This is a predicted structure of a 339-nucleotide part of an RNA (small-subunit ribosomal RNA, central domain) from Humulus lupulus. The source organism's lineage runs through Eukaryota, Magnoliopsida, eudicotyledons, Cannabaceae and Humulus. The full RNA is in RNAcentral, with records from SILVA.
Context: one part of a larger RNA
RNA sequence: AGUUAAAGGCACGUAGGCAGUGAAUCGGGUUGAAAUUGAAAGUCGCCAAAAACUGGUGGAAUGCUCUCAAAACCAAUUCACUUGAGUGAGACAUAGGAGAGUGGAAUUUUGUGUGUAAGGGUGAAAUUCGGAGAUCUACGAAGGAAUGCCAAAAGUGAAGGCAGCUCUCUGGGUCCCUACCGACGCUGGAGUGCGAAAGCAUGGGGAGCGAAUGGGAUUAGAUACCCUGGUAGUCCAUGUCGUAAACAAUGAGUGUUCGCCCUUGGUCUACGCAGAUUAGGGGCACAACUAACGCCUAAAACACUCCGCCUGGGGAGUACGGUCGCAAGACUGAAACUC
Numbered sequence: 001a002g003u004u005a006a007a008g009g010c011a012c013g014u015a016g017g018c019a020g021u022g023a024a025u026c027g028g029g030u031u032g033a034a035a036u037u038g039a040a041a042g043u044c045g046c047c048a049a050a051a052a053c054u055g056g057u058g059g060a061a062u063g064c065u066c067u068c069a070a071a072a073c074c075a076a077u078u079c080a081c082u083u084g085a086g087u088g089a090g091a092c093a094u095a096g097g098a099g100a101g102u103g104g105a106a107u108u109u110u111g112u113g114u115g116u117a118a119g120g121g122u123g124a125a126a127u128u129c130g131g132a133g134a135u136c137u138a139c140g141a142a143g144g145a146a147u148g149c150c151a152a153a154a155g156u157g158a159a160g161g162c163a164g165c166u167c168u169c170u171g172g173g174u175c176c177c178u179a180c181c182g183a184c185g186c187u188g189g190a191g192u193g194c195g196a197a198a199g200c201a202u203g204g205g206g207a208g209c210g211a212a213u214g215g216g217a218u219u220a221g222a223u224a225c226c227c228u229g230g231u232a233g234u235c236c237a238u239g240u241c242g243u244a245a246a247c248a249a250u251g252a253g254u255g256u257u258c259g260c261c262c263u264u265g266g267u268c269u270a271c272g273c274a275g276a277u278u279a280g281g282g283g284c285a286c287a288a289c290u291a292a293c294g295c296c297u298a299a300a301a302c303a304c305u306c307c308g309c310c311u312g313g314g315g316a317g318u319a320c321g322g323u324c325g326c327a328a329g330a331c332u333g334a335a336a337c338u339c
Stems, first nucleotide, its partner, number of pairs: 002293002009194004016187003020081006027074002032068002035065001037063001043059006084184001086180002088177001090175003096170007103147001108142003113135002119128001155162002199240006208234002213229004251306006259284011289294001312339003321332004
């Protein structure tokens, strides 16, 4: 450490760190007191001495060992507790996930009939298309993709994300009753799993759109913007990749804190629509904080626990090495030099 360098994309989870209440036992270190030791030289004080690398004497010496004492703390074990965590009963909301089936609108292609000279496109044009376009059929046929309105500051999920409808399987959440359990918790190096889009491999599919690319315009040029075609891709299945402004640019968890308004799902009181409470979403605002902007009860306030990260700009997320990958590349990650 919101925006200046710096929160890992997200979760699960081993070791580790930290961790509720009341007792008992044992142990440990800590603090205090006493004792022993801490060779000599040296160092410090004093004395002697003219002086000296002299002599004498006394002290100090983090510490180690042993003993004693007291209070709180810590650890282990045991017992007990319920407010943390969890289980259960009863309700509730939901685009949470997977699979299968199916609907209508629209685009495109195509069949039949009618019918004639244009259609299309643009700032204007051209490339382009033309028995086309238009129109008809109670619903002509085919195929793929996306799911209008509802729709929202809404809902839901750990994040990525998730939307026509129906069915099957399945995850999590909230409220309420306090029945059960009895600290079983939090975080989490390593590790494991999930992870948009694009890309890659194999096999399908291919309506629309459309990197690349052909053509037409524009222009001094136009490897663009505009137009007309159009391959990969976009879709499905199975793998792979492991990255994003993966953003709220705000790690996870716990406790405390002046008020107001709107809204979603419960519950209670009520039955006038209003109040209370709880789990979310949104908007203001006091104090506090902040460089300011702002934030403000899911804080960027006041405190605590744990992990990852930052330390001038460039060189550089580069080189080298290693690990992973089919590849693309990813992860880890410098220095010289320079300002």